Model confidence (mean pLDDT): 84 of 100.
Predicted 3D model of a 1499-nucleotide RNA (small-subunit ribosomal RNA) from an uncultured prokaryote.
It matches the Rfam family "Bacterial small subunit ribosomal RNA".
[in-house]
């Protein structure tokens, strides 16, 4: 500190996902040992048992028993004034739980004044003297019981009067009220000489009155504290005020009475949520999230409501009342309250019904003590966290065995282990064996107040003895042994870490992207590796990263985002100066901001974690003092922002009336005939009842041609003929006035295209709905024919628009150049309406800088400020619901649930387009012959078979592989054989091996029989051949061409395709390669930020057209000489042909002309040949998972007595049919018959074969010659001349089918060619369609080759004869380059929208049904407190004994909890049915939109 993910790639936007860190978790797998801490987050849900609050005998009265002595058996003593209940005091309001309620009576700062404080401290002053009662107890009685009732007896530091009165309180003449409790322990006096009491002293606890202190409370302000405005108006005890009341205190806290306030966009009030803080977690940081242990406040204690007691409670282990539950009952009644330790159900999930009061700390007590589930600990329990330790160290290469991989060579777990040599931490076992304890008590012994005192009793010290739950634990030491201790995740990218087997879009994974359809590093196993480490992972929550709510630190033409415009309240923000003030601001002290915690430095635990010491920081809040530069106030002054005035302008600004022509239609009339109008074409439709045309007159209603201009005017929306009248806004120039009077603007209010609504007018063209009439496959469209609302006036709504510059508004500042409009000033002039320069308001273009792309650029999308608005991923949705407005249609406001991983912008490269412009090609045109009809060969499909072997499927499968299937080929079926095998190679054994016979057999094979003993040798052996065997293993035309190599088609002989380096852009790219000409061509040439260069083009290769020189057989013969009927036959010849080696020759070299003084083009000369002369081979980057695994090679998978091998037979030759390629024809430019001329390129010894004979022929018999410029195949044919045939299914045409043959082969039936003889089919130029060719081409005619025994209309080649037409590039196909659009990139066979059918999901409406809450009015009213108060009831005081005083209680009133009626409101479940949304694999139906998307799209 990032990262992956929209795309072909880019860059931004965006959003989603991940990598960190935490946790009072939980669940998986696995789990040695220790410390320190941590544990009901869910149901404040209900609880069984047990224990959590008691203590004082030194207030108080009563007062046992066991058991032990003694004993006269009666009993007495001790126990014991012990135990224990009661009266009484203190505590019980702390300690512990828990977070329900509570958004403010809370809480965190920081303050204040009208108050209380038990027990503590201090200072004063008292503590005197009587009274009456009542629990225990005792008798009696209700009751299951809890629990009482009646009478009687008793004490106090219970209770009550009376005195005193420092004080204190009230009243203020000076009076009035108002206290107290005693206990203990010692002395002394007196007495009956000591058991007691009584008076006095003393000393310690107490008590009583006051006043201060501390310490805890109570109470008030002010500032912070969650969400929703789809919650905008709440309040009647309400604000406040005078009197009272009531409280410890203030106060509407209550009351009476008066005023009518008081809260509120700074967000009342209403709803949801929520305990608040210190701090915890994250963060760099401001922030966000949180309130578990620890600490501080608040709340609560089954729910609700009430109060008594007390100093303190409206009380968790307290009381009454109302509910709910739950337990007891004897049915009459009671009892209960774990949110206190343990523990129970519940629950994904949170511990022991543990020990001790040894410490710490509460309570009571004079103390000793006693009580403490507080708290200390635990060998309780939990890996739940954090931190430490361990599980072994050295050595050790035969790199051992075993695993896994393998290219079979090795690698790899792995020095890992074994072996060797130490070492024992932790756990085992033995032993020792701590701090944590100080005080208290006792004892003795010393000191020291009090006293008369040696009694006693209080302080203070020494010394002894005595206290530990944890625990015989931490620590130590000893002893044996490497001995008892490793796992979980990931391993395709993000993310470190990879092979192998199985599975086969199946099981599965999966945080995102995404993986998996037979070669999965992604699945599941296993080796290996990686990471962590007694842990690991996974699931869930927080914050981070996310600058993805942007104070730090964001935007807003075009990606979500500027309100349709003004106007204007409240805010907000404001020009220059001067002076004071000090609110914000700064500064400097002082409080205060608990402690824990962080943070730093130290100390103690072996170390850490933990623990403690001191420091630092708390960034905040208040008070005091200072300062005055900003900002703010407050007085005052200026003008240059703003505004007014006079002067002078432009304008479709607005509103009203009035006027005007042109043109449609429509009347009327007139001339005048068959048409007219429309459209791709057509029809409907008008018109012989006279249309259309044309001419002349009339209504009428809209909109106003030309000027007309990126001209003008307004704020937008809008505005356009002329003339009044009314008016708004605004430019310029001077002067002159005001004196900041101004910017923005939530609410609000106003205008506000077009449509659309109501009213009442008008209605000429036009034209929604509607009818026809065409297209269509349909056509509820696009076109045509008519047509109604509407358009238009007047009022009134409506309030949206792609209401757009897709750009809020004001101000200021930043180069520049062009144009136009309406103002001004200046100079010149020919005086104009020129031009020129300067300036001010507007509108347009180009353009630096500057902003991320396009682009904006003083009119900004630049560089600043101020103020509104609005956005935070798509979709669901601008939907519902709710409020509002509106007659309505509908508009504003405006969500969630589900759901995807994207959508979306701007640019590139491609491709495509029924866009565009350029250019090409037998692409089209023009031509010539064809194919589609007939027969037939031959291929494919189809069927059919036991098999009819496999491949090829548009072009670019189909006379393809197959340059030849009888047998073999052969890869297919039938049937019979063989299993180290038909073939290779290792290892043993043997022997030649072949050949020959005979026998079964279909052979294949098997049986037998003859016969044989191989080459070389340095004599050691060594090779080859065959036979048996064993073991690894051959072998497979099986399967993947989508696992590959390798050939190969094809776009395509198309002109492209890239590269370096520089430049440009953020960047994918781009430039170069584009432009302006030229080519066949990315040829070339000019220009250009390029400038090179590389595969391609073209050129170098070959044939060929000419010609030169060499050469001169077997080719060739002009001259010379010989021979013949004739012939290069023969001598010679080297001139010609030719052959075949090596050169010339063609370069736009020359001329004119276009042309840009180019490049090249056009024409001419010369030339055999002319602009690439003509032909070949040669195939750039790729593209089509193009073809082939059956050429061949090959990974992987499958077969192994078979998918392998051998053999015989039979298929690959079937035949209703379809198509694709041919041949021969349909004749006369022909057929037949006879004569006769002219090639060329090839083959030959396993051949080719001549002369010559035979046979119609096919061939046959027979071998000269020839390894060929020699000899053979072999006669070319069409052609030329002569006959014949005369338009017919023929003298065309040859299928087809008998019959006879020859030919290769072992073999011609199922299956060859070829001859001869009869036989004589369809067919008379071929329908829609469609093929091929631009010159020696097409067309036509023969002739060789390859394969091949033998088989050719295929192929592959060779010559001979020889044309027609190309205007031209509109069109159809292909291609090329440029541009232009795009929502395509699997790239138009692309995308992709809606209805409808099916299935799941969520949600909205609904008649209702049913909860929860709250509101309002009313009835009733528990317990209880105030008030009232008896005629009923009482000890204390008084009393004249009757009574009084004074006190209690029924009863009554107020007020009220939980019930109830009634009626609202907000809210969640549920609901027959309806609606629309989301999604889902290959459904229906159209084809809306992306290209001009085939009617441009959109709002």
């Nucleotide at each position: 500190a990032g990262a992956g993910u929209u795309u072909g790639a880019u860059c931004a936007u965006g959003g989603c996902u991940c990598a960190g860190a935490a946790c009072g978790a939980a669940c998986g797998c696995u789990g040695g040992c220790g410390g320190c801490g941590u544990g009901c987050c869910u149901a404040a849900c209900a609880c069984a048992u047990g224990c959590a609050a008691g203590u004082c005998g030194a207030a108080c009265g009563a007062g046992a028993a066991a058991g032990c002595u003694c004993u006269u058996c009666g009993g007495a003593g001790u126990g014991a004034g012990u135990a224990u209940a009661g009266u009484g005091g203190c505590g019980a309001a702390c300690g512990g739980g828990u977070g329900a309620g509570u958004a403010a009576u809370a809480c965190a700062u920081a303050g204040g004044a009208a108050c209380g404080u038990a027990c503590c401290g201090a200072u004063a002053a008292g503590u005197g003297g009587g009274g009456a009662a009542u629990a225990a107890c005792a008798g009696u009685u209700g009751g299951a019981a809890a629990c009482g009732g009646c009478u009687g007896c008793u004490a106090a530091u219970a209770c009550c009067g009376c005195a005193u009165g420092u004080g204190g309180a009230g009243u203020u003449a000076u009076c009035u009220c108002u206290a107290a409790a005693g206990g203990u322990g010692g002395c002394c006096u007196c007495u009956u000489c000591u058991u007691g009491a009584a008076a006095g002293c003393u000393a310690c606890c107490g008590c009583u009155u006051a006043u201060c202190g501390a310490u805890c409370g109570g109470c008030c302000u002010a500032u912070g504290u969650c969400c929703c405005a789809u919650u905008a108006g709440c309040u009647a005890g309400u604000u406040g005020g005078c009197g009272g009341g009531g409280u410890a205190a203030u106060g509407g806290c209550c009351c009476a009475c008066c005023a009518a306030g008081g809260c509120u966009a700074c967000g009342a009030u209403g709803g949801g949520u929520a305990g608040c803080u210190g701090g915890u977690c994250u963060g760099a940081g401001a922030g966000g999230a949180u309130g578990a242990u620890c600490a501080g406040c608040c709340a609560c204690a089954c729910u609700g409501g009430g109060a008594c007691u007390g100093a303190g409670a409206c009380a968790c282990g307290g009381c009454c009342c109302a509910g709910a539950c739950u337990c007891c009952u004897a049915c009459g009644g009671g009892a209960g309250g774990c949110a206190g330790c343990a523990g129970u159900g519940g629950g994904a999930a949170u511990a022991u019904u543990g020990c001790a009061c040894a410490a710490u700390g509460g309570g009571c007590g004079a103390a000793a003590g006693c009580c403490u589930g507080a708290u200390g600990c635990a060998g309780g329990c939990a890996a739940c966290g954090c931190c430490g330790c361990g599980u072994g160290a050295g050595u050790g290469a035969a790199g051992a065995a075993g695993g896994c991989c393998c290219u079979u060579g090795g690698g790899u777990c792995g020095u890992a282990a074994a072996g060797c040599u130490c070492u024992u931490u932790c756990g085992g076992c033995u032993g020792g064996g701590a701090a944590g304890a100080a005080g208290g008590g006792u004892g003795u012994g010393a000191c020291u107040g009090c006293g008369a005192a040696c009694a006693g009793u209080u302080u203070u010290c020494a010394c002894a003895c005595u206290u530990g739950a944890c625990g015989g634990u931490a620590c130590c030491a000893g002893c044996a042994u490497a001995a008892g201790a490793a796992g979980c995740a990931c391993u395709g990218g993000c993310u470190a870490a990879u092979u192998c087997c199985g599975u086969g879009c199946c099981a599965g994974c999966a945080g995102c992207c995404g993986c998996g359809g037979u070669a999965a590093u992604a699945c599941g196993g296993a080796a290996g590796g990686u990471g962590c480490a007694a842990g690991c992972g996974u699931u869930g929550u927080u914050c981070g990263g996310a600058u993805u709510g942007a104070c730090u630190g964001g935007g807003u033409g075009u990606a979500a985002a500027g309100c349709g415009c003004a106007c204007g309240u409240a805010g907000g923000c404001g020009g220059g100066u001067u002076u004071g003030u000090a609110a914000g601001u700064c500064g400097a002290u002082u409080g205060u901001g608990a402690a824990a915690g962080c943070c730093c430095a130290g100390g103690g635990c072996u170390u850490a974690a933990c623990c403690u010491u001191g420091g630092a920081a708390u960034u905040g809040c208040a008070a005091u003092c200072g300062a005055a530069a900003c900002u703010a106030u407050a007085a005052g002054c200026c003008u240059u922002g703003a505004a007014u005035g006079c002067u002078u302008g432009a304008g479709a600004g607005g509103u009203u009336a009035g006027c005007g022509g042109a043109a449609u239609u429509c009347c009327a009339g007139g001339u005048g005939u068959a048409g007219g109008a429309g459209u791709g074409a057509a029809a409907u439709c008008c018109g012989u009842a006279g249309a259309u045309a044309u001419c002349u007159g009339g209504a009428g209603g809209a909109a106003c041609a030309c000027c007309a201009g990126c001209g003008g005017c307004g704020a937008a929306g809008g505005c356009g003929g002329c003339u009044a009248a009314c008016u708004g806004g605004u430019g310029a120039u001077g002067c002159a006035u005001u004196g900041a009077c101004g910017c923005u603007a939530a609410g609000g209010u106003g205008c506000g295209a077009a449509a659309g609504c109501g009213u009442g007018g008008g209605g000429a063209g036009c034209a929604a709905a509607c009818a026809g009439g065409a297209u269509u496959a349909g056509a509820u469209a696009c076109c045509c024919u008519g047509g109604u609302a509407g358009u238009c006036c007047a009022c009134g709504c409506c309030g949206u628009a792609a209401a757009c510059g897709a750009u809020g508004g004001a101000u200021a500042c930043u180069a520049g150049g062009u144009g136009u409009u309406c103002g001004g000033a200046g100079a010149g002039u020919u005086u104009a309406a020129c031009c020129c320069u300067c300036u001010g308001a507007g509108u347009a273009c180009c353009a630096c800088a500057g902003c991320a792309a396009c682009g904006c650029g003083u009119u900004a999308a630049g560089u600043a400020u101020c103020c509104c608005a609005c956005c935070u991923g798509g979709g669901g949705a601008g939907u519902a619901c709710g409020g509002u407005c509106g007659c309505a249609a509908g508009g504003c406001u405006a969500a969630a649930a589900c759901u995807c991983a994207a959508a979306g912008g701007a640019a590139u490269u491609g491709a495509c387009g029924g866009g565009g412009g350029c250019c090409c090609g037998c692409a089209c045109a023009a031509g010539c012959g064809g194919u589609g009809g007939a027969g037939u060969a031959u291929g494919u499909g189809g069927u059919u078979u036991a098999a009819u072997u496999c491949g090829a499927c548009g072009c670019a499968a189909c006379g393809c592989g197959c340059a030849g299937a009888a047998c073999c080929u052969u890869a297919c079926c039938u049937a019979g054989g063989c299993u180290u095998a038909a073939c290779a190679u290792c290892c043993c054994g043997g022997g030649a091996c072949a050949a020959c016979c005979u026998c079964a057999g279909a052979g294949a094979u098997g049986a037998g029989g003859c016969u044989u003993c191989c080459u070389c040798u340095u004599c050691g052996g060594a090779g080859g051949c065959u036979c048996g065997g064993u073991u690894g293993c051959a072998g497979g035309u099986g399967c993947u061409g989508c696992a590959u190599g390798g050939c190969u088609g094809u776009c395509g002989u198309c002109a492209g395709c890239u590269c370096g380096u520089g430049u440009c852009g953020u960047g994918a790219g781009a430039u170069g390669u584009u432009g302006g000409g030229u080519u066949a061509a990315g040829u070339c040439c000019c220009g250009c930020a390029a400038c090179g260069a590389g595969c391609g083009c073209a050129a170098c290769c070959c044939c060929u057209a000419c010609c030169u020189u060499u050469a001169g057989u077997u080719g060739c013969c002009a001259g010379c000489g010989g021979a013949u009927a004739a012939u290069g036959c023969c001598g010679g010849g080297a001139a010609c042909u030719c052959u075949a080696a090596a050169g010339g020759g063609a370069c736009u070299g020359c001329c004119g002309g276009u042309g840009a003084u180019a490049a090249a083009c056009c024409g001419g000369a010369g030339g055999a040949a002319g602009g690439u002369g003509g032909g070949g081979a040669u195939g750039a980057c790729g593209u089509c998972a193009a073809g082939u695994c059956c050429u061949c090679a090959u990974g992987g998978c499958c077969u192994u007595u078979a998918u392998g091998u051998c053999c015989a037979g039979g298929g690959c030759u079937a035949c209703a049919c379809a198509c694709g390629u041919g041949c021969u024809a349909c004749a006369a430019u022909g057929g037949c018959c006879g004569g006769u001329a002219c090639a060329a390129a090839g083959a030959g010894u396993c051949g080719c074969a001549a002369u010559a004979c035979c046979g119609c022929a096919a061939g046959g018999u027979g071998g000269a010659g020839c390894c060929a410029a020699u000899c053979u195949c072999a006669u070319a044919a069409a052609g030329c001349c002569g006959g014949u045939c005369u338009c017919a299914g023929u003298u065309c045409g040859g299928a087809u089918u008998g019959g006879a043959g020859u030919c290769u082969g072992c073999a011609a039936c199922u299956c060859g060619a070829c001859u001869c003889c009869a036989u004589g089919a369809a067919g008379c130029u071929g329908g829609a369609a469609u093929c091929g060719c631009u010159a020696g081409u097409a067309a036509u005619c023969g002739c060789g080759g390859a394969u091949c025994a033998g088989c050719a209309u295929g192929c592959c080649g060779c010559g001979g004869u020889g044309a027609a037409u190309a205007c031209g590039u509109u069109c159809c196909c292909g291609g090329g380059c440029c541009u232009u659009g795009u929502a395509c990139a699997c790239a138009c066979c692309g995308c992709c929208c809606g209805u409808c059918a099916c299935a799941c999901c969520a949600u909205g409406a609904a008649a209702g049904c049913u909860g929860a809450u709250u509101g309002u009015a009313c009835c009733a009213g528990a317990a209880g407190u105030c008030a009232c108060g008896a005629u009923g009831c009482c000890a204390a005081c008084c009393u004249u004994c009757g009574g009084g005083a004074g006190g209690c209680u029924a009863c009554u009133g107020c007020c009220u909890a939980a019930g109830g009626u009634a009626u609202g409101g907000u809210u969640g479940g549920u609901g027959a049915u309806c609606g629309g949304g989301g999604u889902g694999a290959a459904g229906u139906c159209g084809u809306a939109a992306c290209a001009a998307g085939g009617u441009a799209a959109c709002c």